[in-house]
Context: one part of a larger RNA
Formats: sequence, structure tokens, C1' cells
RNA sequence: UGCACAGGGUGGAUGCCUAGGCACGAGCCGGCGAAGAAGGACGUGGCAAGCUGCGAAAAGCCUCGGGGAGCUGCAAGCGAGCGUCGAUCCGGGGGUAUCCGAAUGGGGCAACCCGGCGGAGGUCAUACUCCGUCACCCGAGAGGGAGCCAACCCAGGGAACUGAAACAUCUAAGUACCUGGAGGAAGAGAAAUCAACCGAGAUUCCCGAAGUAGCGGCGAGCGAACCGGGAAGAGCCUAAACCGGCGGGGGUUAAACCUUGCCGGGGUUGUGGGGCUUCAGGGAAACCGACCGAAAGCGUAGCGGAACGCGCCUGGAACGGCGGGCCGGAGAGGGUGAGAGCCCCGUAUGCGAAACGCGAGUAGGGAGGCGCUGGAGUACCCGAGUAGGCCGGGGCACGAGGAAUCCUGGUCGAAUCAGGGGGGACCAUCCUCCAAGGCUAAAUACGAGCUCGUGACCGAUAGUGGAGAGUACCGUGAGGGAAAGGUGAAAAGAACGCCUGACGGCGAGUGAAAGAGAACCUGAAACCUUGUGCAU
Repeated sequence: UGCACAGGGUGGAUGCCUAGGCACGAGCCGGCGAAGAAGGACGUGGCAAGCUGCGAAAAGCCUCGGGGAGCUGCAAGCGAGCGUCGAUCCGGGGGUAUCCGAAUGGGGCAACCCGGCGGAGGUCAUACUCCGUCACCCGAGAGGGAGCCAACCCAGGGAACUGAAACAUCUAAGUACCUGGAGGAAGAGAAAUCAACCGAGAUUCCCGAAGUAGCGGCGAGCGAACCGGGAAGAGCCUAAACCGGCGGGGGUUAAACCUUGCCGGGGUUGUGGGGCUUCAGGGAAACCGACCGAAAGCGUAGCGGAACGCGCCUGGAACGGCGGGCCGGAGAGGGUGAGAGCCCCGUAUGCGAAACGCGAGUAGGGAGGCGCUGGAGUACCCGAGUAGGCCGGGGCACGAGGAAUCCUGGUCGAAUCAGGGGGGACCAUCCUCCAAGGCUAAAUACGAGCUCGUGACCGAUAGUGGAGAGUACCGUGAGGGAAAGGUGAAAAGAACGCCUGACGGCGAGUGAAAGAGAACCUGAAACCUUGUGCAU
């Protein structure tokens, strides 16, 4: 030095565990903010560095409920107190809530600096201190706006990689991303719709139709509708004609009259409707509706809740074994010194709210409004730079195609019911529907937050980046971003003695165990080393 065996050190794999994650489902809820949010800075405790809570009234104040013996957070200790005259704790409401932050008196390098006005304290008077108030936009004012927020939603913009086995049309994709806006949903929505000569009857969502019809360098690929079945179900208001009132302009001596604007009445339709004139009959339901406005129930604390105080054995410990008993609308689960239906918390089941929230501005009530039918006449109205044409684009499953339908940048440019649109070029016939104004629950989407549940999800190099971390640390900054769990049933955390400067150790003691001693469960390997044997 090597090998072998045995032992030790180091190290932290493995096993077991879980306080943290992950995914899915259901329900609730769906906003906060100038009455100053979200998020922070700085403070705040008897001693107080961090976290948590709170805000100068500062681990808290008041009140209303719950609860019932202990309490002064994590978190020990010292000190000092509180509590059956009901504390701590839990829940509802209220008060306080420094400074920064939309930040808003002005400024500013956020948490700082400096003011005006009014009032108060203070001073002989200034100074100084405190309270209130003072930004901007819209609005006559009242009042509103701004900023934040997970996804969902609508709108304005809008890629590329990629695919086409290259690539340009095409695809990816109207995706990602940027911006604006809103709501608890949004958007859509009461037929100028479909259909096919039969009919349907707003919208939305799901299943089918169907990977069909089609589109397509007819490549890659894209991809409907009619119709059927379901979920849900709800319909309304205006513009105009005409009438009245008021204001402006023109006109007049004054009017009349013309015109224009506003307000009220009227009117709302496609078997066309309405207006006006006139005639006859007839008066109810439905509907709208200012305003008033519940309740049940649910949520936000909780409460009751069966049955061994069983025996013996093993053990440190019984929840184990053996024997005996009991409950069960409860044998889900967790804890307890090992494996507990009957020890504890619970579970089945049954109850519970002074206050606040949801239910809901719903149900209901309701002044008032509106409101019928038919005939005749009249031809006054029925949404204009619109419909439509052409040019250029976009969107429709549809890439210019035979290309309808929809949107519109340019340029032209109608009609008012004997009217107009559509039925996939176009024409006729036929059918169907009334554009160019508006509103509209539910069925649908999503999950930041809350509650409950589940897992052939993870178990500390896993699972979130994170078993409390967006921390330490890195970076001027945008930003990047860790590692790190386990004594024991209980601290019973080792009094005392010995070696030592200490660390550390040896006794003693605790404990079932200390080879569980805090660098603490188990304790693999690499690596270091001791002993013995063998080899050289």
C1' cells in the first nucleotide's frame, strides 16, 4: 500500500410522517374607491429585533349578540394585571384610522418640503401648534368622473414562428399581444328572418344534422345552413302625419300667415298600419306605470347530540390479544403514550340571530295613463346623402368566383303602399318580410374572494418559486431569484460532580429508548479511519 472481515467517523440517500401544495366538482358571491381604494411607509407592547394585529383613541375603543372559565397574539421568561358584577375568545354594527399612494392647496427624488383662507389653543405681540377648507374634467345646480381588480365579455388595432415536408396565395389566426369600455355577467334580441308553394314565428346556449353541402396553390387545410331534439322563455318604447302650448326669425299698424326649435297629446303596423273627415255600435280585460315596498328561506357566531368509569394479559403507555357488555337515523374522519363505534373533538339527526347582507327594489300594493269594433271618404304620414349603382377594401365556411346577402373609404343617388327589401348572378311568376331610431330578464361564459366535498394527485431534489418567500441574495434598472421540514408520549431539554480557556466530553440523573441530547426519527453510498487476518 492492496484485499477481506469487524467496528467507528463523516454524509444525508431511503423508509415513515405532514404543517404545504395540485387538480376537479358543487354552492355562495361577484366588486373596492374623493366619506380617499388596492398597495405601502412610519409608528404602536412595561421589557419588543421580526411576523401578526392595530393607527396618535395605535396586539386596541363603544355597542349588540354568541360563549362560559380562564386570559394578557406567534412566544418562553421577568414584571404587572384582568375575569362568574361573565373576561380572553367568536360574530354583526359603529368609532378612531398618522403619512404616501388616483393623491386632488402648491411643489417633489412616494411616504417629504412650502403655502392661502376661516376658526381654536398659545403669546404683551409675533413665532409655534391644532381643526376645517382650497386640484382637474362634465354639469345651471344637485351630483357625477378619475384609480385598483383573477378570468369571463364587447369593441378599436393586430403579428410571427409554424403547417403546406422549400415557398409567395393559403395556414397559424382575427390567435398572441397592445388599447378603450362595461357588467355580474357581457354581447345578441321581437323579422325589410327563414322556408318552399307546406309552413315556421325574437335572441342565446347544448345535442344532432356533419366533417355533410361547400370553400381550397381543389395543396396544406378551412368548414356552414335549412331542419329536428332539448335548456330557457317576454315582450316593449319611439320618429313622422295631425292637434295644442311656448320660444326664435320673417311678415303686419296689429293680426293672419310662413318658417324653425322645444314641450305635451297622437301614433307604432305587414291578414299593411296610422292620421284627418264622417257614420254606426260599444265601453271590459289585457297592458304601461311615478311612487310605496315585503316575507319565507339562506349566509355572517353557535347549541343539543347514543353507547364500557368493563376484567385479565403483554407493554413505558392499550387504542393490541383474550373474555364479557352496550349504542347505532351516529361503524365519515381526526385526536388521545401502539391499531378506539361506546375516552376527546366530531359524525347521523335536530335546533339557533339582537344586528347586518343576500333574497329584492323581487312578490305585492299603486295615483295615474292607456285601452274597443266596423263601414265610407280622403291620399297627409310610415325613419335619406339612406336603399341602391359603380370603384377600392373588409366580413360572411365561401380565397373574385356565376357570388347573392352584410359592413363602408370614394363617386353617383331613389321611392312612401299603384311603395320598398329578400328568396345565392340576372329576369318573370309566385311566396315572404317592412331597412335606414331605441330598450329588453332567463337559459350561457368566468373565478379574484368565501364555504363544502372529492382524488388509481405530490410527499420536502416531489408538490406552488415559496411546508410561510417573492424573503436572503444578484442587478443602476426593467428584472432575476434560492436554500432551508421531523428530539420525545410528555421537556421530564440533563440538578450535581469531573477534564477543559472554550468547544467538546465522562459520570450522575430523566426517559421505554440518550447509539432519541437539541449539529437531536430512520441513518444507505461516496469519502476518512481503527482493529484483526492475508498479500507485497

Predicted 3D model of a 536-nucleotide part of an RNA (large-subunit ribosomal RNA, domain I) from a Gemmatimonadota bacterium. Its mean pLDDT, the model's own confidence on a scale to 100, is 84. Taxonomically the source falls in Gemmatimonadota (Bacteria, Pseudomonadati).